Predicted 3D model of a 98-nucleotide RNA (SAM riboswitch aptamer (S box leader)) from Patulibacter minatonensis DSM 18081. The model forms 97% of the base pairs in the Rfam consensus. NCBI's taxonomy places the organism under Bacteria, Bacillati, Actinomycetota, Solirubrobacterales, Patulibacter minatonensis.
RNA sequence: AGCACAUCCAGAGGGGGGGAGGGACUGGCCCUUUGAACCCCCGGCAACCACCGCGAAAUCGCCGACGCGGAGAGGUGCCAAUUCCAGAGAGAUGUGUG
Numbered sequence: 001a002g003c004a005c006a007u008c009c010a011g012a013g014g015g016g017g018g019g020a021g022g023g024a025c026u027g028g029c030c031c032u033u034u035g036a037a038c039c040c041c042c043g044g045c046a047a048c049c050a051c052c053g054c055g056a057a058a059u060c061g062c063c064g065a066c067g068c069g070g071a072g073a074g075g076u077g078c079c080a081a082u083u084c085c086a087g088a089g090a091g092a093u094g095u096g097u098g
Base pairs, nucleotide, nucleotide: 002097003096004095005094006093007092008091013042014041015040016039017038021031022030023029025087026086027085028084043079044078045077048075049074051070052069053068054067055066083090
């Protein structure tokens, strides 16, 4: 890469550099020189994993798939518009597998 599962109508931006694109794709519709992509710094949102508590299968105990709750100092992610809208054998993110 691929495969499996979960989620995607909530939420959260300032500064410096940069200098024309960006919103995956197609069609729309938007954003952008009142500064796009991208890089750096700081801040924030959220709670997938990790962490903590409780419950938890068959006699008991341990472990604990799984469920509920907590916290936010760890690993990701995210911070215009419902994944911007529609479409498709679509995409994105996380976790597991490989």